Predicted 3D model of a 1466-nucleotide RNA (small-subunit ribosomal RNA) from a Candidatus Peregrinibacteria bacterium.
Its Rfam family is "Bacterial small subunit ribosomal RNA".
Model confidence (mean pLDDT): 83 of 100.
The RNAcentral record of the sequence draws on ENA and SILVA.
RNA sequence: UUUUUGAAGAGUUUGAUCCUGGCUCAGAGUGAACGCUAGCGGUGCGCCUAACACAUGCAAGUCGAACGGGUUCAGACCCGUGGCGAACGGCUGCGUAACACGUUGGUACCUGCCCCAGACUCAGGGAUAACCCGCCGAAAGGCGGGCUAAUACCGGAUGGUCUCGAAAGAGUAAAGCUUUCGCGGUCUGGGAGGGGCCUGCGGCCUAUCAGCUCGUUGGUAAGGUAACGGCUUACCAAGGCUAUGACGGGUAGCUGGAUUGAGAGAUCGACCAGCCAGAAUGGGACUGAGACACGGCCCAUACUCCUACGGGAGGCAGCAGUGAGGAAUCUUCCGCAAUGGGGGCAACCCUGACGGAGCGACACCGCGUGAAGGAUGAAGACAGUUUCUGUUGUAAACUUCUGUUCUGAGGGACGAAAUUUUUGACGGUACCUCAGGAGAAAGCACCGGCUAAUCUCGUGCCAGCAGCCGCGGUAAUACGAGAGGUGCAAGCGUUACUCGGAAUCACUGGGCGUAAAGCGUCCGUAGGCGAUUCGGAAAGUCUGAUGUAAAAGCACGGAGCCCAACUCCGUGUAUGUGUCGGAAACUCCCGAGAUAGAGUCAUGCAGAGGCAUCUGGAAUUUCGUGUGUAGGGGUAAAAUCCGUUGAUCCACGAAGGAACGCCAAAAGCGAAGGCAGGAUGCUGGGCAUGUACUGACGCUGAGGGACGAAAGCGUGGGGAGCGAAGGGGAUUAGAUACCCCCGUAGUCCACGCCCUAAACUAUGCGAGCUCGGUGUUGGAACAUCAAUCUGUUCCAGUGCCCAAGUUAACACGGUAAGCUCGCCGCCUGAGGAGUACGGUCGCAAGACUAAAACUUAAAGGAAUAGACGGGGACCCACACAAGCGGUGGAGCAUGGGGUUUAAUUCGAUGAUAAGCGAAGCACCUCACCCAGGCUUGACAUCUAGGGAAUUCCGCAGAAAUGCGGAAGUGCCGCAAGGAACUCUAAGACAGGCGAUGCACGGUCGUCGUCAGCUCGUGCCUUGAGGUGUACUGUUAAGUCAGCAAACGAGCGCAACCCUCAUCCUAUGUUGCUUUUUCAUAGGAGACUGCCGCCUCCAAGGCGGAGGAAGGUGGGGAUGACGUCAGAUCAGCGUGUCCCUUAUGCCUGGGGCAACACCCGUGCUACAAUGGCCGGUACAAAGGGUAGCGAAGCCGCGAGGCGGAGCAAAUCCCACAAAACCGGUCUCAGUUCGGAUUGAAGUCUGCAACUCGACUUCAUGAAGUUGGAAUCGCUAGUAACCGUGAAUCAGCUACGUCACGGUGAAUAUGUUCCUGGGUCUUGUACUCACCGCCCGUCAAGUCAUGAAAGGCAGAAGCACCUGAAGCACCUUUACUCGCAAGAGGGGGUACCACGGUGAAGCUGCUGAUUGGGACUAAGUCGUAACAAGGUAUCCGUAGGAGAACCUGCGGAUGGAACACUUCCUUA
Repeated sequence: UUUUUGAAGAGUUUGAUCCUGGCUCAGAGUGAACGCUAGCGGUGCGCCUAACACAUGCAAGUCGAACGGGUUCAGACCCGUGGCGAACGGCUGCGUAACACGUUGGUACCUGCCCCAGACUCAGGGAUAACCCGCCGAAAGGCGGGCUAAUACCGGAUGGUCUCGAAAGAGUAAAGCUUUCGCGGUCUGGGAGGGGCCUGCGGCCUAUCAGCUCGUUGGUAAGGUAACGGCUUACCAAGGCUAUGACGGGUAGCUGGAUUGAGAGAUCGACCAGCCAGAAUGGGACUGAGACACGGCCCAUACUCCUACGGGAGGCAGCAGUGAGGAAUCUUCCGCAAUGGGGGCAACCCUGACGGAGCGACACCGCGUGAAGGAUGAAGACAGUUUCUGUUGUAAACUUCUGUUCUGAGGGACGAAAUUUUUGACGGUACCUCAGGAGAAAGCACCGGCUAAUCUCGUGCCAGCAGCCGCGGUAAUACGAGAGGUGCAAGCGUUACUCGGAAUCACUGGGCGUAAAGCGUCCGUAGGCGAUUCGGAAAGUCUGAUGUAAAAGCACGGAGCCCAACUCCGUGUAUGUGUCGGAAACUCCCGAGAUAGAGUCAUGCAGAGGCAUCUGGAAUUUCGUGUGUAGGGGUAAAAUCCGUUGAUCCACGAAGGAACGCCAAAAGCGAAGGCAGGAUGCUGGGCAUGUACUGACGCUGAGGGACGAAAGCGUGGGGAGCGAAGGGGAUUAGAUACCCCCGUAGUCCACGCCCUAAACUAUGCGAGCUCGGUGUUGGAACAUCAAUCUGUUCCAGUGCCCAAGUUAACACGGUAAGCUCGCCGCCUGAGGAGUACGGUCGCAAGACUAAAACUUAAAGGAAUAGACGGGGACCCACACAAGCGGUGGAGCAUGGGGUUUAAUUCGAUGAUAAGCGAAGCACCUCACCCAGGCUUGACAUCUAGGGAAUUCCGCAGAAAUGCGGAAGUGCCGCAAGGAACUCUAAGACAGGCGAUGCACGGUCGUCGUCAGCUCGUGCCUUGAGGUGUACUGUUAAGUCAGCAAACGAGCGCAACCCUCAUCCUAUGUUGCUUUUUCAUAGGAGACUGCCGCCUCCAAGGCGGAGGAAGGUGGGGAUGACGUCAGAUCAGCGUGUCCCUUAUGCCUGGGGCAACACCCGUGCUACAAUGGCCGGUACAAAGGGUAGCGAAGCCGCGAGGCGGAGCAAAUCCCACAAAACCGGUCUCAGUUCGGAUUGAAGUCUGCAACUCGACUUCAUGAAGUUGGAAUCGCUAGUAACCGUGAAUCAGCUACGUCACGGUGAAUAUGUUCCUGGGUCUUGUACUCACCGCCCGUCAAGUCAUGAAAGGCAGAAGCACCUGAAGCACCUUUACUCGCAAGAGGGGGUACCACGGUGAAGCUGCUGAUUGGGACUAAGUCGUAACAAGGUAUCCGUAGGAGAACCUGCGGAUGGAACACUUCCUUA
């Protein structure tokens, strides 16, 4: 400077994250279809399926200026001969993978009509149709006889041209009509347009199609054609094609272009245009300029129709139309007015080409369904609240306008002229004018996210929705409806298909350590790629010019229909390709040189490199001999087993096979697999050094070849140990296993197969470049006087750490997974499946190659936080251990389950329910049952009316309740009236211990008084997240300290609070009186403060002193973030739902108390550490006026009478008991134990029957210390002993909560059980191990493989048959012809259909059978994930209900511990 205007993402795997990866969505499009809906116009488009079958009509005729005839008054019409046309136009896409198409170039060719030029158009002949007559036939049609014309036919003449021929020479044409204008005919040359043929290049899938081909490839000769040519024939040669994919199979008309896309591409080939192919199916030729001919002919076949049964006719893939098929695609329309075509001199005729109209929202485009004003924000509906508000909503009504469209009336075209006249299907159409009237004209989908747009009701995992994720189990923005909203709009959605998004096949533009993906390894063919210098050439490459790339399309600019769609004009594009010229850097090619790659040679070196032969010692086993006696062996423990016929053990000797200790290693060698005693022989490779040699000889490597652990196979040996299978013993619910005792193949050797492994560094080979550090193996050089020492440097291997960089991360990091180059192999969601079928290989096992249907929204990698582990480390707790006492056994009490019942009301159910809610069930409580009653209600508010309220009595009744009577007139206010209470009436409403604790608030339990849980800023990571909070020491403690990319902070811990223990001070009634005790109030004291030791001389620990108390002094209150959808709707509150003469309320009675059983929590015991009797002593803390109740008296007693004192440091409950002293009992079912039962009482209370407590007398059950198992407790604790209080009339209390009295034992410790904390590790778990998950079997559904067979199809091969037809041969008899000859007849070759046969292929089907997939709650086990309880997995072999088990070899993608080595670390 020019050109280009163009590129978006989202949802879904997880507890969360990053990545990989699929699925899905948003966009555009269609010859579409379906659902709902629908006013108008314009322009396009309209059988994608059955190239299935077709009724009816039309779609190709025309010429009298070529000719004859018939008919007619004539015009004219008709028949025939003849000419031209009918090979165009129109339709369809079967076939075709091909010179069919596109594009480029070529020529051995043809060409009617048209144009140009030249020449000619002379003189004759014989027939024939129509027509007439006759005959045959149902018809179609045909035969015989007779007449006739021509631009029909035939020969002759001429011919400059043409053909043949070397030449001479020979042969070869015509047509006339006409009154005129004129129209023709023949030959030759040229042109235009059209066609034939050849050719380079280009465009589908499949190798589970690898070899194909005999006219095949070429040549010679001949024939044939318009023309070249194996096009055809004869002969000769043996070629031709193919991994750059031949041959075969499948699919398909090709192109310009269309859709999409930023583009590159991908998909498609409707309409329009070019080419090809086809005309019911197959074959064939004739005529002609042109056909092997859609509306021509012949034959064969199938089908349809007519028939007098003898025989005939037909071909809509032309326009309409019909049937059929299908989700689906139109009128049996008008006209030749225009454009175009055929014939004709022309007039004109024909033209379903075409021009138009009709049908269809099928597509695109345009218009309309009104506009302005209008708030009582109307009514209605819906929603929320409550008697109002919001939304629909300026929307409507109403007022004023407009008239597109519509209706009526009037006018009215262009399209029609190169032409003066004539001629318009569309069409009285478009359009114009006037009038009328808002009148007749809006729907569809959606509203959980993606994705714009939300509320209410109904439903209750039902009905249903769903493109993906997913909604629905009683509060659904996701289902259905209503209201509102959002989007598009005469359409809107759905379905199907294409492109896009998808960089998800990656040329632009991807990958392969662990996600899918490196061949097990090497050698090497084709191919691809290739170091350096010079010269040449110009194939690639770049560039200039020129031809072509049809039109339409597309882009841009303009124009015409009112605009647009649509149409027209101009320019560009069309990235292609041909020809000519130029450049020479790079690639290729040719030539010449050099040496850095590669190789050779020389001198050395190391080595478990390979093959063969020989050989050695230790050990196991067996055998022999000796010795010797009862066990041995084996295991967690045992047993099978061996042994008195003498084992094991020990000693000596012998046999045999296999493997090679120490050295030994991070080491070494090899391409990999792999290789280890020693010696010898043969042999491959590598490394170092060298001024030697060759001179790019190289790298990689599809096919191919070789090698290739273990297992396995074949043949023959061998066989000690080990050891699949097998046998036995254990274990176990079982144990086809793990463990043990035996043991066969095998393991070993030789030869031959197999060819696979986690054949792994899960990392192809080669080359170059790119910081360092530290080991080790082999070699060399230098330093040094020297060295085998040491150091430095270099080369080649083999390890570790790390920089930059890379990576999703983990990690890799000169041995790359970094930066680049070359070549090969491989991948494309998961499962089905490395499977089926086919093929190749193998003796077999099997290996290699390798799909689909179907199912599914994930599968997966790395890392993170948790949780978990029959992983690890550390630590704590009455967690265990050490102790003491219990529970589990008995009787009773009490709670629960179960059962029962009219009801046995409800809740709580491991820990964290069960002497729990309930700190008090006879009625009440009370919620349950039966019965009797009430219905604005027992209770609250409002309205109206009455009455003060209230008290008492009688009757009925079980009571509630009902009826009746009596007493009573209050308070405030001047009055009207009002307040409280009560009665009546109506309705709003009350009421509900009815449901939902999984709708909630509040409260509580538990982990757990465990030490944790977080935040701000900073830092690290792509991120989830981490750090802080880790590590070391310490602590009861995330308590504190040190260090550290952290520094701080918060909730927890601790402390602050209460109480007990010591002291001081003050006070002193009811306490004490003497000091003290006691009570109240305030204070002091304890902080590792002091000393010693340990530690890092930090935190802190141990010991000591002092002290009432010592390291948190004891006890309490206090409960982090959170977990358990933990508990409670029945304490209370509360959303929603439900009941309303009842699920509400009142009353009487019953029940909550039942009783074959089971469980929990307790009490009392079983006795002598005791029971009983008598005596004696010492508390604390509480309670008391509807109360505690003294003394005294009565009663055996419970209790009664009594009433002092006390609202309490005063009085009372109230004697504490165990203890101590004395006595008695003497081991027993007892002087233990007290259940049960009888009798008599007391007290409370309307009331003790169901169903109270207590007292006295009598009765005197089980029980003799408790199985498995299990609970509490670490000091004033356990244990034992009594006391009080709440609730409460009384009591079921042996419960609960407090109080004091007496008062122990044990802790060496953290291996184990339980729970918890921190760090770490593994994980396939995250509903978090009560997790996840595998396989058989059983049931149902689906697709698929095999299968005796069966059916169908396509193509080929061989043989038979051989229509029509062309060609050839032949012909005595027939016809024509003077003749030649032609027709006719016969035959031959080729050949369609058809038939037969064998083999293969494809598709469908098939009794039965194999596995696969899927399906809330089936059976058996527990294989895998943690060390998954036998580490797992790979290959192979055997076995077994099943997952699986076992043997051999291999891998780490195994945990933990130990040892060794290397690396890092002031």